[in-house]
RNA sequence: AGGGCCGUAGCUCAGCCAGGCAGAGCGCUGGUCUUAUAAGCCACGAGGUCGCGGGUUCAAAUCCCGUCGGCGCUA
Numbered sequence: 001a002g003g004g005c006c007g008u009a010g011c012u013c014a015g016c017c018a019g020g021c022a023g024a025g026c027g028c029u030g031g032u033c034u035u036a037u038a039a040g041c042c043a044c045g046a047g048g049u050c051g052c053g054g055g056u057u058c059a060a061a062u063c064c065c066g067u068c069g070g071c072g073c074u075a
Stems, first nucleotide, its partner, number of pairs: 001074002004071004010026004020058001028045001029043004051067005
């Protein structure tokens, strides 16, 4: 210098190809159970600028462009 993959809740990740209510597990909080704690069970509980900026669209985590960070590959 060129090219690839990854970035979504506190953590680990799914969803992206083929646009249409942002999710799961763990954790946290509340409840239940227990003499109490843990474990178990319940929650139509909290928690998100989907790395960032812009564009297309009625509508973008998803498509397009740019950019930042991480990890390989080629030189």
This is a predicted structure of a 75-nucleotide RNA (transfer RNA) from Streptomyces californicus. The organism belongs to Streptomyces, within Bacteria.